[in-house]
Molecule: c-di-GMP-I riboswitch aptamer
Organism: Amphibacillus sediminis NBRC 103570
RNA sequence: UAACGAUAAAGGCAAACUUGUUGAAAAACAAGGACGCAAAGCCACGGGUCUAAGGAUUAUUUCUAUGAUCGCCGGGUCACCGAA
Numbered sequence: 001u002a003a004c005g006a007u008a009a010a011g012g013c014a015a016a017c018u019u020g021u022u023g024a025a026a027a028a029c030a031a032g033g034a035c036g037c038a039a040a041g042c043c044a045c046g047g048g049u050c051u052a053a054g055g056a057u058u059a060u061u062u063c064u065a066u067g068a069u070c071g072c073c074g075g076g077u078c079a080c081c082g083a084a
Base pairs, nucleotide, nucleotide: 004082005081012037013036017032018031019030020029021028022027035071041077042076043075045074046073047072048069049068050067054064055063056062
């Protein structure tokens, strides 16, 4: 340094839910709160999933991302500690 991840040490993040705000919605942000996480740091690059304003289409429905999700997976990239 890389791989790896301990009954180690110092820390970090924050699910559901509640309140408020934004949004057509999915969802996001802030505060509270902890299910958990060795990348649960960052990136929408690939796949998956969610939503359907707008557009298209009608037996009265269906389709569609330019929207969202990195705590769905893969990939890229930065990184604390140091037992086996």